[in-house]
RNA sequence: UUGCGAUAAAGGUAAAUCCGCCAAAAGGCGGAGACACAAAGCUGCCGGGGCUAAGGGAAGUUUUUCCUAUGCCGGCCGGGCUGCCGGA
Repeated sequence: UUGCGAUAAAGGUAAAUCCGCCAAAAGGCGGAGACACAAAGCUGCCGGGGCUAAGGGAAGUUUUUCCUAUGCCGGCCGGGCUGCCGGA
């Protein structure tokens, strides 16, 4: 340096759920809380996948249904960038 990831050390993040706020929703942020995580750090203008459907469009005689991302998910996967520790 590359690979690898301990019953090591020092630290870190925080699923579900509950409360508050924002949002049409998905979801996000803060607090509590830990299921897990060696990149669960960043990238959604890298690609795939997924969620939602305000607005727009289509159908229907009525409150309905369907399509659509310009809204989201990095704790769905791959890629890219960055990074702590060091036993075998």
The RNA shown here (c-di-GMP-I riboswitch aptamer) has 88 nucleotides and comes from an Elusimicrobiota bacterium. The coordinates come from a structure-prediction model, not an experiment, and the mean pLDDT is 88. Of the family's consensus pairs, 95% are formed in the model. The sequence was found by an Rfam model in a public genome assembly.